[in-house]
Context: one part of a larger RNA
RNA sequence: UUCGGGAGAAUCCACUUUAGGGAACUCGGCAAACUAGACGGGUAUCUUCGGUAUAACCGUUGCCUGCUCAGGUAAAUUGACAUGCUUUGCGUGUCAAGCUGUUUGAGCAGGUCGCAGUGACUCGUGCCAUCCGACUGUUUAACAAAAACGUAGCCGAUCGCUAAAUCGAAAGGUUUUGUAUGAUCGGUGAGUCGUGGCCACUAGCGGUGUGUUAAAGCUGGUUCCAACCGGUCGAAGCCCCGCUGUAGGCCGGCCCUAACUCUGAGGGUCUUAAGGUAGCGUAAUCCCUUGCCAAUUAAAUGUUGGCCUGCAUGAUGGAUUAACGAGAUGGCAGCUGUCCCGAGGUGGAACCCG
Numbered sequence: 001u002u003c004g005g006g007a008g009a010a011u012c013c014a015c016u017u018u019a020g021g022g023a024a025c026u027c028g029g030c031a032a033a034c035u036a037g038a039c040g041g042g043u044a045u046c047u048u049c050g051g052u053a054u055a056a057c058c059g060u061u062g063c064c065u066g067c068u069c070a071g072g073u074a075a076a077u078u079g080a081c082a083u084g085c086u087u088u089g090c091g092u093g094u095c096a097a098g099c100u101g102u103u104u105g106a107g108c109a110g111g112u113c114g115c116a117g118u119g120a121c122u123c124g125u126g127c128c129a130u131c132c133g134a135c136u137g138u139u140u141a142a143c144a145a146a147a148a149c150g151u152a153g154c155c156g157a158u159c160g161c162u163a164a165a166u167c168g169a170a171a172g173g174u175u176u177u178g179u180a181u182g183a184u185c186g187g188u189g190a191g192u193c194g195u196g197g198c199c200a201c202u203a204g205c206g207g208u209g210u211g212u213u214a215a216a217g218c219u220g221g222u223u224c225c226a227a228c229c230g231g232u233c234g235a236a237g238c239c240c241c242g243c244u245g246u247a248g249g250c251c252g253g254c255c256c257u258a259a260c261u262c263u264g265a266g267g268g269u270c271u272u273a274a275g276g277u278a279g280c281g282u283a284a285u286c287c288c289u290u291g292c293c294a295a296u297u298a299a300a301u302g303u304u305g306g307c308c309u310g311c312a313u314g315a316u317g318g319a320u321u322a323a324c325g326a327g328a329u330g331g332c333a334g335c336u337g338u339c340c341c342g343a344g345g346u347g348g349a350a351c352c353c354g
């Protein structure tokens, strides 16, 4: 290591059942349990009017007998019409009728068995809120699937085609056998409401020449010729003057003040390029902080709703948002061996023998 036999301790693994309670467990309901199909009824809030929604919630479900309704189908029957023949008859064809057989679906009534009728298998737990991201999608092959990436939409920049951009040393290629309703680059990220102030700094773009300024050109001095030393002219750039924020970015302090107190609409002053607007706010941002009030609980460093004294929010995107999510957080109901608190059983190891 493997095979066979045994035993049926602890312990481990995988299952299974559990009285009463029912999350008391725990970081956290992790895990397990509950739910489940089909048919019928019924369905709040919000909403982008599409949804939410299988919302929630309630009922039925097997088998036997009988019946009803609506079909399918088959042979025979009856009737009507047409037609043929060997014409009081026998055939053929078409249409119609109800009946019968068989079959499908729906329903009604009665009965019947079990604890249980989607009897096994298969087979949603549900609801209320908040945060983030609109959504389906993508991702760290082998610790992260997410709030990260992407996305449609919106905005800006470059580019008129031998285009801009990009690969290459070049030839040449991609974009593109495309042409501005296009291509490339960047930002934001559905929708809705809004998107404030600042161009001082940095960046980009434009302009101007009174400044500065290389070589070359012209020219002067010096010299035998030069080197050398000047003058003049002189591009871009710098300087100067403007523009641009959905460019990088930035968006104050002190003092006083209202018939109790508090607060400070208001005033003064320093200062800046301008002094944070609308919103939101103890927040995925709040140090103090377990902020204060309310709701939730018997009890809450939790959660939600308010408040605003924002250490250090804010349109470098803010606020809100139906739907969606193996996203994060809190609560409720149901459910349960998670627990009170353990216990029994099955199979496999462990254990014994060869």
Stems, first nucleotide, its partner, number of pairs: 003354004011349008020340002024338001029335001037061005046051001048190001062112013077097009113117001125333007132325002137149002153188007165174003191320003196251003201248002203244005209239001211238002217232005252270005279313001280310001291307006
This is a predicted structure of a 354-nucleotide part of an RNA (large-subunit ribosomal RNA, domain IV) from a Pseudomonadota bacterium. The full RNA is in RNAcentral, with records from ENA. Rfam family: Bacterial large subunit ribosomal RNA. The prediction has a mean pLDDT of 82.